[in-house]
Molecule: c-di-GMP-I riboswitch aptamer
Organism: Desulfobacterales bacterium
């Protein structure tokens, strides 16, 4: 390097729900806080769902499926 695993061990991340904010909205962002996660990291490419202002709109990646990339051990 390359692949598979996730006991163990140091670590990541962060649902709900409060608190400011922010958008008509679904929702975004911060800070607390932890239900959980082995990419719960990025992208809306296909599907679901959602909001409305009903469009070639917009939200969701911690819903599915795909792409792309990266850490730790141990085989």
């Nucleotide at each position: 390097a390359g692949u598979a695993a996730u006991a163990a061990a140091a670590g990541c991340c962060a649902a709900a729900c409060c608190u400011g904010u922010u958008g008509u909205g679904a929702g975004g962002c911060a800070g607390g806080g932890a239900c959980g996660g082995a990419a719960a990291g990025c992208c809306a490419c296909g599907g679901g769902u959602u909001u409305c202002a009903u469009g070639c709109a917009a939200a969701u990646a911690g819903c599915c499926g795909g792409g792309c990339u990266g850490c730790a051990u141990u085989g």